[in-house]
RNA sequence: GCUACAAGUCGUCUUAUCGCUUGGCUUUUGCCAAGAGGAAAGUCCGGGCAACACAGAGCAACCUGCUUCCUAACAGGAAGGCAGUAGGUCAACCUACUGACAGACAGUGCCACAGAAAACAGACCGCCUCAACAUUGUUGAGGUAAGGGUGAAAAGGUGGUGUAAGAGACCACCGCUUUGCUGGUGACAGCAAAGGCAGGGCAAACCUCAGGUGUUGAAAGACCAAAUAGGUUGGCAUUAGCAGAUUUUCUGCUACAAAGGUGGCUCGCCUGUAGCCAACGGGUAGGUCGAUAGAGGCUUACUGCAAAGUAAGUCCAAGAUAAAUGAUAAGACGUACCGCACAGUACGACAGAACCCGGCUUACAGACUUGUAGCACUU
RNA sequence: GCCGACGUAGCUCAGGGGUAGAGUACUUCCUUGGUAAGGAAGGGGUCACGGGUUCAAUUCCCGUCGUUGGCU
Numbered sequence: 001g002c003u004a005c006a007a008g009u010c011g012u013c014u015u016a017u018c019g020c021u022u023g024g025c026u027u028u029u030g031c032c033a034a035g036a037g038g039a040a041a042g043u044c045c046g047g048g049c050a051a052c053a054c055a056g057a058g059c060a061a062c063c064u065g066c067u068u069c070c071u072a073a074c075a076g077g078a079a080g081g082c083a084g085u086a087g088g089u090c091a092a093c094c095u096a097c098u099g100a101c102a103g104a105c106a107g108u109g110c111c112a113c114a115g116a117a118a119a120c121a122g123a124c125c126g127c128c129u130c131a132a133c134a135u136u137g138u139u140g141a142g143g144u145a146a147g148g149g150u151g152a153a154a155a156g157g158u159g160g161u162g163u164a165a166g167a168g169a170c171c172a173c174c175g176c177u178u179u180g181c182u183g184g185u186g187a188c189a190g191c192a193a194a195g196g197c198a199g200g201g202c203a204a205a206c207c208u209c210a211g212g213u214g215u216u217g218a219a220a221g222a223c224c225a226a227a228u229a230g231g232u233u234g235g236c237a238u239u240a241g242c243a244g245a246u247u248u249u250c251u252g253c254u255a256c257a258a259a260g261g262u263g264g265c266u267c268g269c270c271u272g273u274a275g276c277c278a279a280c281g282g283g284u285a286g287g288u289c290g291a292u293a294g295a296g297g298c299u300u301a302c303u304g305c306a307a308a309g310u311a312a313g314u315c316c317a318a319g320a321u322a323a324a325u326g327a328u329a330a331g332a333c334g335u336a337c338c339g340c341a342c343a344g345u346a347c348g349a350c351a352g353a354a355c356c357c358g359g360c361u362u363a364c365a366g367a368c369u370u371g372u373a374g375c376a377c378u379u
Numbered sequence: 380g381c382c383g384a385c386g387u388a389g390c391u392c393a394g395g396g397g398u399a400g401a402g403u404a405c406u407u408c409c410u411u412g413g414u415a416a417g418g419a420a421g422g423g424g425u426c427a428c429g430g431g432u433u434c435a436a437u438u439c440c441c442g443u444c445g446u447u448g449g450c451u
Base pairs, nucleotide, nucleotide: 001375002374003373004372005371006370007369008368009367010366012332013331014330015329016328017327018326020035021034022033023032024031025030037350041361042360044359045358046357047356048355049217050216051215052214056267057266058265059264061213062212063211064210065209066080067079068078069077070076081101082099083098084097085096086095087094088093102208103207107206108205109202110201111200124148125147126144127143128142129141130140131139132138133137156174157173158172159171160170161169175197176195177194178193179192180191181190182189183188221289222288223287224286231280232279233278234277235276236275239255240254241253242252243251244250245249259271260270261269262268296315297314298313299312300311301310302309303308333348334347335346336345337344380450381449382448383447384446385445386444389403390402391401392400397434405421406420407419408418409417427443428442429441430440431439
C1' cells in the first nucleotide's frame, strides 16, 4: 500500500429564485424563525399513557425457560457457567463462533423405509452344546449379543479373566448414577466413597415444574358543537309484601325482575327500577385537547471487570390530519459511460414522521476511523 | 394508524412429521365418416423465500416478501 472480516461514525453540500406546513410580529400586505431517519420500515418484544371495578377470584388460553447482575420493563444488554463446532504448539490448555441451554424412571404418544429385532428388547447369518439321520453335511431342540449385515439410532466403551461358546458374570481404567465434603452469591467445578449400569431419541409432540400476562389501543379517550325527528316488524317484561293517606288511586320502604356492560367460560361487579332487546329504516359525521422537553443527547468527575449508575455543566422546541418538509438554475463532491486523463452526458444508497420512549430484526451506493488476518514492496 | 388470515400443478383446493394428491386444464391412444361427450394411459411441483429444531420439515419455530380481510 492492497484485499477480506469485525466494531464504530457519517451518509451529499453551498448560493439564488419560486412555493408548502407551523409559530411569532404586523395586519391592505408583508417580514422573521423552525421544518424527516439511522433505520421514520417490519409492528416482533417491553414500558409509559387512556378507558373499562383508578382491575377482583377460579378455569381455560398464551408467553418465557443455565446463573448472577443492569434496567421503568423486556424474549434487550453485561459478566460468567456448561455444551457443540473449528483452529492452534490440538491429553490438559488457549482462541474464535454458535446455542429456545429446565424436566424423557410423573404419565400419554411417535420413531417411516430398511432390518431377525426399534424399547416389557431381539436369534437372519455366524459361534457353541445336545439329539436324530447321515458321514463330516442335513434336520430338530436349546444356549449365546463377541463378530457380520440393516438403520439416524441396536441397550455403557477399551483391555483382560472366565466360559462349551458367550455375557458387567467378574476385574482394571474411562464414562455414568447416588451420597458426602470443599470452593463459589449462583449456574457449576474439584475431591472422596459407594453402586455393576440404573436402561435410546423426540418436549420448536401433548405434557410436568417454575415464573409471568386483566382486556383493548390514540380509530384509546376527554370536552364543545351538530344530530338523536317521525316510524315499521318481532321477542321479553309490566310482580309480591308492608305502611300511610285523599281509599277503584297515589306516595314511601323492602324484596324481586326483563335486559345490557365488563376478555373465552363460571362467579363477582356495574348499569338498569318500567320499560328493555334485536332487525329494518332515518339523521349526524365538524372542531379543540390528548400531541410533542423526554426513563432526552453530549462532556467531565467518581463507583463498577462490564452493561450501567450518581453528581455537575451544557445543548436540543417538525407536529401535519388526506396529511407540509418541494421544484428550478448555477457551482462543488461522488459514481457510471470511453483503455487512461480532460471535456461531455446521466445519476445521487436504503428509504418519507403520524401519541411517546427503550430494544430487536430487516434494507442500505459510498466515505472515514480503529483492530485482526493474508499478500506485495521499502528501510 | 391498529389487529387478523392466507401463499401447494396453468386454475380451484386437500394434505398438519415418514417418497405430495383430487377436480379441471394439457399430451397421446381408443371410440366416430368427423367433432363433442365417454374410456385408457401419461407428463407437469424450488409446497412463496431464507434460517433453525429433528434421523427426517409442505407440516413445528423464527425472520423476510407478497396477497387479502376487519376496526370511527
Two RNAs folded together computationally: RNase P RNA and transfer RNA, 451 nucleotides in total. Model confidence (mean pLDDT): 75 of 100. It holds a member of the Rfam family "Bacterial RNase P class A". From the family's description: Ribonuclease P (RNase P) is a ubiquitous endoribonuclease, found in archaea, bacteria and eukarya as well as chloroplasts and mitochondria. Rfam classes the family as a ribozyme.